[in-house]
RNA sequence: CAUAUCUUUGGCAAACUUGUCGAAAGACAAGGACGCAAAGCUAUGGGUCUAAGAACGUUUGUUUAUGAUCGCCAAGCUGCUUAUA
Numbered sequence: 001c002a003u004a005u006c007u008u009u010g011g012c013a014a015a016c017u018u019g020u021c022g023a024a025a026g027a028c029a030a031g032g033a034c035g036c037a038a039a040g041c042u043a044u045g046g047g048u049c050u051a052a053g054a055a056c057g058u059u060u061g062u063u064u065a066u067g068a069u070c071g072c073c074a075a076g077c078u079g080c081u082u083a084u085a
Stems, first nucleotide, its partner, number of pairs: 003085003011036002016031006034071001040077003044074003047069003053064004
C1' cells in the first nucleotide's frame, strides 16, 4: 500500500405517516429505521420511471426528455478507523 474481518468515534436514512411543491415520475421538511464504507459529489455511458409540451392518430392511443432516479450498474472526483491476518 491492497484485500478481508473486528472495534471506537462520528455520518447517511428505505418502507410508512404528515405537510409543502410538481402534470406526473418524483423532490423538500419533520417524524421513523430497512439498510449503507462511499447510501459523499457529478446525469458522463447503459438501465429504469414519468409524459406536461411537441409530433402522429382521432377520440380515451402511440412516439418522444428538455423531467426524475447516483439507495440500479458502470465511469470520474473526493473521503473515516488501522487492531488482527
c-di-GMP-I-GGC riboswitch aptamer from a Bacillota bacterium, 85 nucleotides, folded computationally. The source organism's lineage runs through Bacteria, Bacillati and Bacillota. The sequence was found by an Rfam model in a public genome assembly. The coordinates come from a structure-prediction model, not an experiment, and the mean pLDDT is 82.